Small-subunit ribosomal RNA from a metagenome, 1439 nucleotides, folded computationally. Model confidence (mean pLDDT): 81 of 100. Rfam family: Bacterial small subunit ribosomal RNA.
[in-house]
RNA sequence: UCUGGUUGAUCCUGCCAGAUCUGACUGCUAUCCGGGUGGGACUAAGCCAUGUAAGUCUAACUCACUUCGGUGGGUGGCAAACUGCUCAGUAACAAGUAGUCAACAUACCCUAAGGUCGGGUAUACCCUCGCGAAAGUGAGGCUAAUCCCCGAUAGUUGCCCACGCCUGGAACGGUGGGGCAUCGAAAGCUCCGGCGCCUUAGGAUUGGACUGCUUCCGAUUAUGGUUGUUGGUGAGGUCAUGGCUCACCAAGCCUAUGAUCGGUAGGGGCCGUGCGAGCGGGAGCCCCGAGAUGGUUACUUAGACAACGAACCAGGCCUUACGAGGCGCAACAGGCGCGAAACCUUUACAAUGCGCGAAAGCGCGAUAAGGUCACCCGGAGUGCAUACGAGUACAACUCUAUGCUGUUGAAGUGUCUAACACGCACUUCGAGGAAGGAGAGGGCAAGGCUGGUGCCAGCCGCCGCGGUAACACCAGCUCUUCAAGUGGUCAGGACUUUUAUUGGGCCUAAAGCGCUCGUAGCCGGGUGGGUAAAUCUUUGGUUAAAGCCAGACGCUCAACGUUUGGAUUGCUAGAGACACUGCCCUCCUUGAAGAUGGGAGAAGUCUGAGGUACUCGAUGGGUAGCGGUGAAAUGUGUUCAUCCAUCGGGGACCACCUGUGGCGAAGGCGUCAGACCGGAACAUGCUUGACGGUGAGGAGCGAAAGCUAGGGGAGCGAACAGGAUUAGAUACCCUGGUAGUCCUAGCUGUAAACGAUGCGCGCUAGGUGUUCAAGAGGCUAUGAGCCGCUUGAGUGCCGUAGGGAAGCCGUUAAGCGCGCCGCCUGGGAAGUACGCUCGCAAGAGUGAAACUUAAAGGAAUUGACGGGGGAGCACUACAAAGAGUGAAGCUUGCGGCUCAAUUGGACCCAACGCCGGGAACCUUACCGGGAGCGACAGCAGAAUGAAGGUCAGGUUGAUGGCCUUACCAGACAAGCUGAGCGGUGGUGCAUGGCCGUCGUCAGUUCGUGCCGUGAGGUGUCCUGUUAAGUCAGGCAACGAACGAGAUCCUUAUGCCUAAUUGCCAUCAAGUGCCUUCGGGUACGUUGGGAACGUUAGGUAGACUGCCAUCGUAUAGAUGGAGGAAGGGAAGGGCCACGGCAGGUCAGUAUGCCCCUAAUCUCCCGGGCCGCACGCGAGCUGCAAUGGCAUGGACAAUGGGUCGCGACCCCGACAGGGGAAGCCAAUCUCGAAACCAUGUCUCAGUUGGGAUUGUCGGCUGCAACCCGCCGACAUGAACGUGGAAUUCUUAGUAAUCGUGUGUCAACAACGCACGGUGAAUACGUCUCUGCUCCUUGUACACACCGCCCGUCGCUCCAUGAGAUUCGUUCAGGGGUGAAAUGUGGUCCUGAGGGUCGCAUUGAACUCUUGGGUGGAGAUCAGGGAGAAGUCGUAACAAGG
Repeated sequence: UCUGGUUGAUCCUGCCAGAUCUGACUGCUAUCCGGGUGGGACUAAGCCAUGUAAGUCUAACUCACUUCGGUGGGUGGCAAACUGCUCAGUAACAAGUAGUCAACAUACCCUAAGGUCGGGUAUACCCUCGCGAAAGUGAGGCUAAUCCCCGAUAGUUGCCCACGCCUGGAACGGUGGGGCAUCGAAAGCUCCGGCGCCUUAGGAUUGGACUGCUUCCGAUUAUGGUUGUUGGUGAGGUCAUGGCUCACCAAGCCUAUGAUCGGUAGGGGCCGUGCGAGCGGGAGCCCCGAGAUGGUUACUUAGACAACGAACCAGGCCUUACGAGGCGCAACAGGCGCGAAACCUUUACAAUGCGCGAAAGCGCGAUAAGGUCACCCGGAGUGCAUACGAGUACAACUCUAUGCUGUUGAAGUGUCUAACACGCACUUCGAGGAAGGAGAGGGCAAGGCUGGUGCCAGCCGCCGCGGUAACACCAGCUCUUCAAGUGGUCAGGACUUUUAUUGGGCCUAAAGCGCUCGUAGCCGGGUGGGUAAAUCUUUGGUUAAAGCCAGACGCUCAACGUUUGGAUUGCUAGAGACACUGCCCUCCUUGAAGAUGGGAGAAGUCUGAGGUACUCGAUGGGUAGCGGUGAAAUGUGUUCAUCCAUCGGGGACCACCUGUGGCGAAGGCGUCAGACCGGAACAUGCUUGACGGUGAGGAGCGAAAGCUAGGGGAGCGAACAGGAUUAGAUACCCUGGUAGUCCUAGCUGUAAACGAUGCGCGCUAGGUGUUCAAGAGGCUAUGAGCCGCUUGAGUGCCGUAGGGAAGCCGUUAAGCGCGCCGCCUGGGAAGUACGCUCGCAAGAGUGAAACUUAAAGGAAUUGACGGGGGAGCACUACAAAGAGUGAAGCUUGCGGCUCAAUUGGACCCAACGCCGGGAACCUUACCGGGAGCGACAGCAGAAUGAAGGUCAGGUUGAUGGCCUUACCAGACAAGCUGAGCGGUGGUGCAUGGCCGUCGUCAGUUCGUGCCGUGAGGUGUCCUGUUAAGUCAGGCAACGAACGAGAUCCUUAUGCCUAAUUGCCAUCAAGUGCCUUCGGGUACGUUGGGAACGUUAGGUAGACUGCCAUCGUAUAGAUGGAGGAAGGGAAGGGCCACGGCAGGUCAGUAUGCCCCUAAUCUCCCGGGCCGCACGCGAGCUGCAAUGGCAUGGACAAUGGGUCGCGACCCCGACAGGGGAAGCCAAUCUCGAAACCAUGUCUCAGUUGGGAUUGUCGGCUGCAACCCGCCGACAUGAACGUGGAAUUCUUAGUAAUCGUGUGUCAACAACGCACGGUGAAUACGUCUCUGCUCCUUGUACACACCGCCCGUCGCUCCAUGAGAUUCGUUCAGGGGUGAAAUGUGGUCCUGAGGGUCGCAUUGAACUCUUGGGUGGAGAUCAGGGAGAAGUCGUAACAAGG
């Protein structure tokens, strides 16, 4: 002095937990010493075997014995009422504290005074004789005293007379004289010193009684309790007061300041804890009380109603000869029982004390000592040093070796001690005999260690850990902390300002009574005087000791002890002060009340009047529907509805005005008029003079619903009926409709009765509305007019200081203060149960616990979400269009099925012509069959020949692979153990890397500043604009970064440069063809050229630059000019912070796990191609904008040496045979749609080409499973495609071909290329989504979220419960032990026996009533449990 735990994060409220101290028990462990007021208190005040715990005196008396010292028995005296133990009872004068006794006692002790005379009778022991088992007891006989009795004296008590003195606050006290009556003391012993005895007074000590104050919980114990109860008079009783007891009289007494009743409990000094205030305790030590198996009673005594005395009853135990007796450890030891729980049946009277005694002395389980237990406190030790060394990065440390040390320890002797021990002195030995417990995820110091386990076993105070890489389990190692101890459990304190006096709260977290009146109580304006209760100061007494604090001293130190001082916060008595509070008196006016005045108002009650609508009835008009809904139906209507008009009846209500306007305490109050009545405000400052505030109990009022009785009933309308909706629909919607709603008289007494804000008073910036009253002013149309201003009172909004966790409040406080009341103390169980009160009932008020749980909750923040709102945007959105897909056949991928295998992955967008995945073998991971492989180390083996090779035969699909047989060869190594190679084996939820997607988006952040307690916010918002967080303007923000943009590539225009393999306008030549012989034409072929085009380098160009309009000035938008291109010129590339445990361990890499002679490697064959079926992506079509035939024209990108292949030849074709050129602007591969002409003429066709047959070709070891191409033949479905759905905004869609990748061969695929070349877009947020702002949220795993209740199962505690078993208290009755008092009678008369009476009355029993505990069939709700069932009530407008 705090720390962990509610959240994604935050602040708060609030509890739980931790760290800490103490007590008891307990786990593990343990060397010694000292000290302590430690140790059967907690449970059983349960029961006890055995031994001990109270005696002593011969100087009181007597007897017996004697060693003559004495010993023993009895009488007698004193003590045994102390000490010791325990805490059951007791809520009380029991205790504490301070007092009182003028209402008392006190043995032994002290002081003082006085006295101690005379006489007498018994009796124990003993002796004799009995009874009895015993315990015990009876009869007769002898005897003494400090035993007992009588008389005297002193004296006592009462009355009468006379009056004094003393003490004191006060005589009722004390003392003294005379008379009468009553009662009535003494004890001796002796050694001669003394010791005793009696009376009186005083003291001391110890008791008794009384009083003030303090002294636990419960009101679910209150119109309560009490009858000797309260008081009086008189008696009795006691040491003494008193209803203590009795007779009579009176009817009191206690109680909300808690009586009575119930529960619990010995009280205090003190102890534990705490800064303190407090809280908890009352064991041990001390003081007081009470008790002695439970209950009761007296005797003796100075003292008891008596802890090792007595009597009786009860229950228990023991002995017994059954007749009768005995016992009481809550003394010390000890035993049993109970329990988590607690020592020896020790020694001694040596010390300290107590009893007795003249004393010596005796006795003492008091006490002093020892034993036992880590119970507490204190102290000490468990070693130290060195080293070439070893371990280690160093240090530390460990090991090893050597050495050292001693007021240590162990053993022994002496001394000390009653005894033992410690201590002290001496001797011997010599590191020898001495370290553990708990913890290591956080809180909380200490492991990002290793192995095992795998939501298992287990840990955990709390949070939490464990589901195969556990710093959290179990171990090992290491480390941390305390240390002869260290942890756990339970209890108490503190933490906790979570009980708040110090020192809390109540709008929303728990908490303001629904509102008012008012009793007790509490609090109370100004002035003066008095008093001194409170308050303050001071003095005396007391506050026991111990304990506590401080100083000093003594044990070696310390603990401990001794001593001195302080404190003991309190009570009491005296003195003083008087500001404040109280009390008494006087005065005041501002609080409060009254008076007067004119206004305001849905205040209240009653009476009367009115209005529209509605409905019903009548009459007339009128005709087929009306009504109702999202849409319908039920309903109603030809018996004439709905609708229109007129008239009449009925009940309820009171539009507009109407207003965060008014009134009222709240509930509440609304047409108009009248009557009665309450309150507030303003003005005046006339009257009273503090008369006031709050308010426990109490009383009254109190919405709606509900209840009772009687009316009324138009509309509306719980229940109910029907129709719909729905999976269901006991609902929402519709059609009807009863209670009720209305009135009268009662009851109920509750609401989110809310401002979730108790009432009253004072103080503390303002601004702006509005209502009422008053005041003066201006205007005036003269109105009850209008306008602005000031004051008071009300009612709203904004806001300063301040407050608050924040939201917010803010002169109408939730600010600053005062007074009074009510209420709160984690969530649930529960506003439930039981009890009581109220109510006709429904129910209301009051109001718990067991058990369960780590949170529940408030405010605000960031997200996400909403069947919330607003703005913007997008052809993976709509709209407007074009072309499709979905139907058919085929191709291809996926699922399913099948199979020996049909390997595996990917599953919304973001899997499915995807893994570049077009698999004949290979690929290949799958299936069947066959074969092969272990570096290195160790052990075993091997020249008695290893591995290897081989003819032949066998096995086999095939093979020296294996087997048989034989040969060659010459050094390694089959096997085992470890360890490796390899693995397309597992885990993409252990990973890297890469990719997809949100995202064709426009967002994501930072620095500084500012705001906020904080999470966070601001910036990034608003307005306009943009494709854009693009830009501009505004703004507590100013800047910046990553994105957007720009930069980069391609395409489009111009210019410059360059010119081979590309180009060829002009000039010339050549060659071919044609020619009318003049020439024309073609070919870049050649010279040459660089004009065009091309190629590929550079450069220019486009920027809303110009104009107009719009826009506020801007950003910009629209249109235009010029321009090859115009507002992003077109297309691409790049694509933020991050999310998706998205995909990939089968591209590669890689952790861990697994296989290791097989999950490794190789070979052959098969499969991945399998086919009732479903889905995706494509191709070809369904034809005339077409098909077919013939002829003709125009590209670009690219590729090419295991290649492209011109050209020639062969073949009908696919193709084949030759072969130039080309490693390429040089050679080569090369278009179709299109155009022209012809034909077909709307048909399953000359459309369409599937399927199938035959014959050929190509690639390749190989074409059966399972390739492609050609020819001939065959000629299927299909006639434009349901629901649904895809793409596209211009050189785009559509359509036409081409190249290339893969590739031996095979495209209907991917990626590129060019040819032809449209339609539509007003636009929008309706659908699907995205972005931003805002709003709600009980969501944060974030709506695929959260979450409620019934039912079913299991466990737990509780309530009700017929009945039943205890226990306890009170009242009444019966029987009645014993004791005490008293009377008669008998005796040997001190006294005892016996018989009555009265009183008290244990115990037993009967009965009545109350409290409390246990059991209990069954019933009820509650809590907790794994992933049960049914629905979806709440959280978003939660539909």

The sequence is in RNAcentral, with records from SILVA.